[in-house]
Context: one part of a larger RNA
Molecule: large-subunit ribosomal RNA, domain I
Organism: Buchnera aphidicola (Sipha maydis)
RNA sequence: CGUACAUGGUGAAUGCCUUGGCAGUCAGAGGCGAUGAAGGACGUGCUAAUCUGCGAAAAGCGCCGGUAAGUUGAUAAGAAACGUUAUUAGCCGACGAUAUCCGAAUGGGGAAACCCAUCACAUUUUUAUGUGAUAUUAUUUAUUGAAUAUAUAAAUAAAUAAAGCAAACCAGGGGAACUGAAACAUCUAAGUACCUUGAGGAAAAGAAAUCAAUUGAGAUUCCCUAAGUAGUGGCGAGCGAAAAGGGAAAAGCCCUGAGUAAUAAUUAUAUUAUAUUUUUUAAUAGAAUAAUUUUGGAAAAAUUAGCGAUACAAGGUGAAAGCCCCGUAUAUGAAAAAAAAUAUAUUAUAAGCUCAAAAAGUAGAACGAGACACGUGAAAUCUUGUUUGAAGAUAGGGGGACCAUCCUCUAAGGCUAAAUACUCCUGACUGACCGAUAGUGAACUAGUACCGUGAGGGAAAGGUUAAAAGAACCCCUGUUAGGGGAGUGAAAUAGAUCCUGAAACCGUGUACGU
Numbered sequence: 001c002g003u004a005c006a007u008g009g010u011g012a013a014u015g016c017c018u019u020g021g022c023a024g025u026c027a028g029a030g031g032c033g034a035u036g037a038a039g040g041a042c043g044u045g046c047u048a049a050u051c052u053g054c055g056a057a058a059a060g061c062g063c064c065g066g067u068a069a070g071u072u073g074a075u076a077a078g079a080a081a082c083g084u085u086a087u088u089a090g091c092c093g094a095c096g097a098u099a100u101c102c103g104a105a106u107g108g109g110g111a112a113a114c115c116c117a118u119c120a121c122a123u124u125u126u127u128a129u130g131u132g133a134u135a136u137u138a139u140u141u142a143u144u145g146a147a148u149a150u151a152u153a154a155a156u157a158a159a160u161a162a163a164g165c166a167a168a169c170c171a172g173g174g175g176a177a178c179u180g181a182a183a184c185a186u187c188u189a190a191g192u193a194c195c196u197u198g199a200g201g202a203a204a205a206g207a208a209a210u211c212a213a214u215u216g217a218g219a220u221u222c223c224c225u226a227a228g229u230a231g232u233g234g235c236g237a238g239c240g241a242a243a244a245g246g247g248a249a250a251a252g253c254c255c256u257g258a259g260u261a262a263u264a265a266u267u268a269u270a271u272u273a274u275a276u277u278u279u280u281u282a283a284u285a286g287a288a289u290a291a292u293u294u295u296g297g298a299a300a301a302a303u304u305a306g307c308g309a310u311a312c313a314a315g316g317u318g319a320a321a322g323c324c325c326c327g328u329a330u331a332u333g334a335a336a337a338a339a340a341a342u343a344u345a346u347u348a349u350a351a352g353c354u355c356a357a358a359a360a361g362u363a364g365a366a367c368g369a370g371a372c373a374c375g376u377g378a379a380a381u382c383u384u385g386u387u388u389g390a391a392g393a394u395a396g397g398g399g400g401a402c403c404a405u406c407c408u409c410u411a412a413g414g415c416u417a418a419a420u421a422c423u424c425c426u427g428a429c430u431g432a433c434c435g436a437u438a439g440u441g442a443a444c445u446a447g448u449a450c451c452g453u454g455a456g457g458g459a460a461a462g463g464u465u466a467a468a469a470g471a472a473c474c475c476c477u478g479u480u481a482g483g484g485g486a487g488u489g490a491a492a493u494a495g496a497u498c499c500u501g502a503a504a505c506c507g508u509g510u511a512c513g514u
Stems, first nucleotide, its partner, number of pairs: 001513009015499001016463002020434002022431007029423002031165002039102003042055003046078001049075003061096002064093004070082003107116003117134007136162008169200001170198005180187001184234001210217002221248004231239002252415003257355004266351005272345010283332003289305003293302002306323002308312001315325002364388008374400001395410005450457002470498001473485004
């Protein structure tokens, strides 16, 4: 040095586990905010730090209800206390009080969490303290009031409202490029990304100047189908309908003038109040097993013999429990608050009938654009920048150039639930979803540490044991390092770098070879 066997170190794979995630279903909620939000700073304990809670009334205060023998949140012991049958320990829930400073931030300023005021009132130790008000804009009302006589502008005061934040969904206004066309310019990507405005729990659309085709249908929205069809297209790449049919859901109305009837009743909608019911926000009761057997550290395992089940969902307990615990099925429950429905009452608005009327710089045209599946094309239809410009129901629009016939509808005013879209968020449940290099970036002090001037980027890191019983005492040593005994434990090669503990890599022992 090699080979074999044995035994270690290092290392962290693998296995097992799950506090955390992922994807959904069914319900709820769909907003919060000048009564000061979202988000923060600083405080607050017997407390030095971090997390959680809270706010100078500061891990909390009041009150109402429930529960209650234990309690003073976590790392995290200790100290010092409170309470034990309820009238005040603690915990849970409804409603209140308090709620520093910053932040729309709103008295002025400002390099956020700081600086500096004015006025009024109160207290008072007589120079301070406390409380409240003081931003802007819009609307309304009142007062005052210039140049300028009447006035108006402006000013002042009061009341009401707005602002800011928030995940997606929705509507409007703007609006790319990479890319594809195997290059590229029309085209595509795409009215996408992105910017911006506004609203709601949905939004938008909506009661035919619609379709259809000689029969008819009868607002809108969504799904299936028609159909990758008809079309469109450097007829390239590509783009791509509609009617009819089948479903979901269904709901229709108003505004203008005159007359008439009534001023009552009734109906509808909204508002306020009361009552009832239901639901939600704490909870309560809740069945049934034993063995002096076996193994084991431990029984829920095995064996034997029983019992419950409107409860054999799930979880825990020293291994695998219907009958040990917590629960589950089922039944019951609210002082207070909220929501919904119904009924009654109050207030407000509207209405029936007849006749009329029924939307003009509009429809249309020309030119230029855009939207329609449709790229100017034979291009209808819709929107409109410029220039123009009708008719008046004996009228007008449409039926894909245009004309006639025929059919059909009535533009230039408005409202409208449901079926549809989405999930920052709450509850319950589910998974041929993950199981710590996976699953969220984050199972742990995670948007933390760290990096960057900044916008921004962004980790690693889980597991002793059933229970700390976490190793008293002795020894070696410079030693609070490390180790050897002793002790605990079923096990310490489970010893805190702690379950299992592969490989690479590094040793030790024995045998053999050289």